[in-house]
A computed fold for a 130-nucleotide RNA from Symbioplanes lichenis, annotated as SAM riboswitch aptamer (S box leader). The coordinates come from a structure-prediction model, not an experiment, and the mean pLDDT is 85. The sequence was found by an Rfam model in a public genome assembly. It matches the Rfam family "SAM riboswitch aptamer (S box leader)". From the family's description: The SAM riboswitch is found upstream of a number of genes which code for proteins involved in methionine or cysteine biosynthesis in Gram-positive bacteria.

Parts: sequence; structure tokens; C1' cells
RNA sequence: ACCUCAUCCAGAGGGGUAGAGGGACACGGCCCGACGACACCCCGGCAACCACCGCGCUCGACUCGACGACGAGGCAGAGGCACGGCAGGUGCUAAUUCCGUCCCAGCCCGCGGGCUGGGAAAGAUGAGAA
Repeated sequence: ACCUCAUCCAGAGGGGUAGAGGGACACGGCCCGACGACACCCCGGCAACCACCGCGCUCGACUCGACGACGAGGCAGAGGCACGGCAGGUGCUAAUUCCGUCCCAGCCCGCGGGCUGGGAAAGAUGAGAA
């Protein structure tokens, strides 16, 4: 890389470097950008997936170190669930993943299409697995 699961209409900006495109890909649209975008670095911030801690409920013996061996923690509560805390590991910090594209349903129509809802695909992030 591929694979599995969860989430993706909330939230969060200053400085420095640099100098032309950028918003993942293709097309269409719409935006951002010499009043310096994108990118990189520093600092700040947001959030709470994982880790850790606490309270409660449940259940009743496992859990972790990959497995074995062995060890550690467990019936003085392992495991599960909910809530709260924390901010260690990630992540994020224009616009819903900026919107549409493919499928289904409903409605409208000037028959070109449009709107709304649901889903898929692709992507991103986390956790796992490998």
C1' cells in the first nucleotide's frame, strides 16, 4: 500500500520563510490568492478517536504483555456500557469532504433541467489488522 470498523452540516489563527498558483483526482460550478494564497517552520487554539484517571450500572473471570512458554494485574472486581475528567499518542485549525457528477424516491418544470431526502463511490482522520 491493500483490508476491517467508526466518524466526517460543530469547533479552532497569529507570526516567519517563500513567491504563484491553490481548493485530493477528471469535468462543471463556486471560491481563496501579489492586501501574498498553497506549502514549510514556530507559537497559539479546537476537538476528544486512542491511551490514562474517576463515579455509577451490568456481569461474574478473565485482561494485558502478538501466540506458546513465562510473567504482570484480576473475584479487595477482569470484561462490558454510560457519564465526567485529563491532554500523553494522533488529528484538525476558509467555505459540509466547498458543491455537483453515479443510483433510488418525492416534488416542480419552460422538457433543457431544477429542488429536497436517502444511498453508493472516492477521499480524509482515528483505531485495528497485516